Annotation
Predicted 3D model of an 86-nucleotide RNA (transfer RNA) from a Candidatus Omnitrophota bacterium. The coordinates come from a structure-prediction model, not an experiment, and the mean pLDDT is 80. It matches the Rfam family "tRNA". Rfam classes the family as a transfer RNA.
RNA sequence: GCCGGGGUGGCGGAACUGGCAGACGCGCUGGGCUUAGAACCCAGUCCCGUUAACGCGGGGUGGGAGUUCAACUCUCCCCCUCGGCA
Numbered sequence: 001g002c003c004g005g006g007g008u009g010g011c012g013g014a015a016c017u018g019g020c021a022g023a024c025g026c027g028c029u030g031g032g033c034u035u036a037g038a039a040c041c042c043a044g045u046c047c048c049g050u051u052a053a054c055g056c057g058g059g060g061u062g063g064g065a066g067u068u069c070a071a072c073u074c075u076c077c078c079c080c081u082c083g084g085c086a
Base pairs, nucleotide, nucleotide: 001085002084003083004082005081006080007079010026011025012024019069027045028044029043030042031041032040046059047058048057049056050055062078063077064076065075066074
């Protein structure tokens, strides 16, 4: 230099014939259980604003641009990473 895979909450990892983003697990927080803990069970867990709370509004898939009613998903440029070829 060329070709290909990948980048999504704190971590792993789903969702692609374009149609509710964050399923599921781990971790964490609160509660139950226990003499106490482990295990197990229940609830919560992206960010910001607002609300007494439930909620409501906005933003968010490596960065930027484009196509589209609609983009994690398609197209282009760039960054990072893994592999192959030279």